[in-house]
Formats: sequence, structure tokens, C1' cells
RNA sequence: CCGGGGAGCCGGGCAGCCGCGAGCAUUUCGGUGUUCGAGGAAAGUCCGGGCUCCGCGAAACAAGGGUGGCGGGUAACGCCCGCCGUGGGCAACCACAGGGAAAGUGCCACAGAGAGUAUACCGCCGAUGGAGCCUAAAGCUCACAGGCAAGGGUGAAAGGGUGCGGUAAAAGCGCACCGGGGCUCUGGUAACAGCGCCCGCAUGGCAAACCCCACCCGGAGCAAGACCGCAUAGGGGUCUCGCGCUGAAAGGCAGGAGCGUUUCGCUCCGAGAGGCCCGGGUUGGUUGCUGGAGCGGCGGAGCAAUCCGUCGCCUAGAUGAAUGGCUGCCACUGCCGAUACGGUCCCGCAUGGGAUACCGUCGGUGGUACAGAACCCGGCUUACAGGCUCCCCGGCACC
Repeated sequence: CCGGGGAGCCGGGCAGCCGCGAGCAUUUCGGUGUUCGAGGAAAGUCCGGGCUCCGCGAAACAAGGGUGGCGGGUAACGCCCGCCGUGGGCAACCACAGGGAAAGUGCCACAGAGAGUAUACCGCCGAUGGAGCCUAAAGCUCACAGGCAAGGGUGAAAGGGUGCGGUAAAAGCGCACCGGGGCUCUGGUAACAGCGCCCGCAUGGCAAACCCCACCCGGAGCAAGACCGCAUAGGGGUCUCGCGCUGAAAGGCAGGAGCGUUUCGCUCCGAGAGGCCCGGGUUGGUUGCUGGAGCGGCGGAGCAAUCCGUCGCCUAGAUGAAUGGCUGCCACUGCCGAUACGGUCCCGCAUGGGAUACCGUCGGUGGUACAGAACCCGGCUUACAGGCUCCCCGGCACC
């Protein structure tokens, strides 16, 4: 200097005039002053919670749903961090829906002979049996019976791979190495890794197919909910279970309801308790509504995520929905033009002369990304013109 990888930050600024919302103070009640006023994603509504209301509680099971290597972080998570394994990359680094295919079911189109306890299309062999030639044998020929899956073809994939031996030709048939499975030991919290030993080791792939295994999970949602005000129809229809015993009564028992099922307990009813359908009124105001699992500095622990201590800060709360409009300057940037002032290029020994594509300079004209809170927070995913900083990997050159 070039290319690549990872992380973080900014994403317009200043001034003036006019116009908005909230808090606080003040007021002659007309206002006045002052402080603050959209985001890193406010977006998607994909996860997890805080909070509110409903479900009677506990346990077991069922249904439904979610997650899926190991360890840690967190209020929690399907998130984050570190590590392991597999794959990609020279590497920095990136990706992973990462338990089980010997519990069962299912699928692998087309092509191909054959796609899971599967095969012989092209081929190879001619030892053994058979046929022919030869007087016969040897030998030769054929390839019927038979043997093979090593070579070729089809395919995403063809029953481990390479090599040597062996054979008539072949094959883990045998051997060496690789691959696969098992076992001891060592290291590691663990996932797992490594050395060694044993085993020829047929049994593919897909579970982001149904399924099995392990762990986890009430429902609804700020249009939740609370209060005030106003108004109406204390409306109509239908169905289920039950209306029993004792007692003077109170009370008790049987029984009914409260959860998908069951057991235990609790509550209500004990003469009432519930389900469904149709219809009517209200649609106003206040609150919830912003001080938080909050933000920042410093120190400590930890590889890190994060945690602990200490000091400091308060930064929107609208409700048809506020932060906008105009002007000027600055910053960054695209295009056009000018000049030759500087850089730069050419000529010349030099003073100097010439050129104008590029950079700086001047002028004109245009642009400045993605995009707006609505109860709040932690994540993930998606969008983003332009700019800045740090670290790492590879290549080239110089010293």
C1' cells in the first nucleotide's frame, strides 16, 4: 500500500423569527419565566418477563405446545458468553433445527439390471461338468450348465477407501494403512480428546417425516384493570343437575357445583346452582401513565457474558394524537463551469516559459440514509446515503 475478517461510535451542527406538548414557579387570570421534549432500530409482533384481571389449592396422569452438545450468565428466554463436535475458508473467522435410524411406521422421483434382509445392462472367467476339432492324448475352439461383482455405465447415493497377496476370474477372502465399533488408562467440571489393545467390521440416507427419549410450560391482555358521571329493560326464550333424611330451631348428613381425568383438602348451596340464544342502555371524564430487573464515571472479580462496591444523574407522557415552518451560515457529498494562484506534468543549465486530465481554490446548481413513542423492560430479526476509531488475517514492497 492492497484485499479480507471482527467489534464499537456518529448519523448533521450553529444562530434568528414565528408556532407546539409536559413539569415547576408566578400571575393584574390576559399571561410570563424557566427546564425538558422520539430511536438504534421507536419497525416486525417472533420470544421472555414486570404489572393487571380471571381460573379454589396440592399431587399424579392425559391432551396441546416449546426447547434439544457441555458448562456458565440472567428476573426469564427459543437470548447472551465460553468451550466441544461437524462443515466452509490459506487464515483471521463464519455457519449449525447439534439426543435417538437396532421400538415401530413411512419416503428415496426420474434414470438404472438393481435403491434395503436390493442386483447382472455392457462385461470378466473357462479351473470343474458339457459340446466340437484331433486316430488318441496334449492342445485348441465354443460358452450350454456354472462362477464373479474387481472394471465400465445409470444415478444425489450402488453395500467402506487405497495398495499388496491370493484366484480360473473375483471378493475383507487374508494382510498393511485409513475409516468404523468396543475396552482399559490419562487429561478435562463436562461435552469430548489422546496413547494403547481387541474386533474383519453386511445392515445406506432422511426424524426441518410421523414417532421415541430428556427437560420446560395456567389463560387473557393497558382496547388489562380501578374510580366517577350519565342512561336503560329489575327484559325475553330455552336446557341440565337437584329440591331427600334428622332435628323444636340452630346445626348436621346424603347430594349438587367449583379442573380434561383421578385422589386429598377447601369454599358455596343444601334449595338452589349453572349453560346457551335473542334484545336494550352507556361509548364522557379521571387514573393506570412513568424513578426504572434505569443510566453514567471509577475500582475490584472473571477468558467472557456478567456480578459486587462506591460516587453522581433524572432525560417525552400525547389522546385524532405534541417537538414543526421560514431564513442565513457551517459540515459532508454529486454534477457543471472558471482560473492557472499552489500542488502536478512538459521544455530549459538556470532565471523562466508552456499545459490543464487530476488534487487543492472560486462560482453556480442539487442532495444529506433507514425511519416517528402511545404501559414498561430484556432479547432476536429486518432496513440504513455517508463518515470515524480500534484489533486481527493474508499478499506485495522498502528498511